Background
A computed fold for a 92-nucleotide RNA from a Helicobacteraceae bacterium, annotated as c-di-GMP-I-GGC riboswitch aptamer. Model confidence (mean pLDDT): 80 of 100. The sequence was found by an Rfam model in a public genome assembly. Its Rfam family is "c-di-GMP-I-GGC riboswitch aptamer". Rfam links the family to the GO term cyclic-di-GMP binding. The model forms 91% of the base pairs in the Rfam consensus.
RNA sequence: CCUGAAAAAGCCAAACCUGUUGUGAGACAGGGACGGAAAGCCAUGGGUCUUUUGGAUAGUCGUAGUUCCAAAAGAUUGCCAGGUUGCCAGAG
Repeated sequence: CCUGAAAAAGCCAAACCUGUUGUGAGACAGGGACGGAAAGCCAUGGGUCUUUUGGAUAGUCGUAGUUCCAAAAGAUUGCCAGGUUGCCAGAG
């Protein structure tokens, strides 16, 4: 530096449940284990989701609701990519 998870030592923890917290997406803690060779870390690029504002759409008009678009602020790293750090084994 590359490949891999067969072995060994380990690590993380989906869904769901309980509690707390947030307007919300969600987050944290405990239980739990679907899975993971970075399912360690970083919101950097995209995707998706949330909130607010504005506009459009339907309707005779208005309001409310639905749908769509844009902007701003957030969430998601177990959505994808990227950056960065690392255990073991093997090839060079």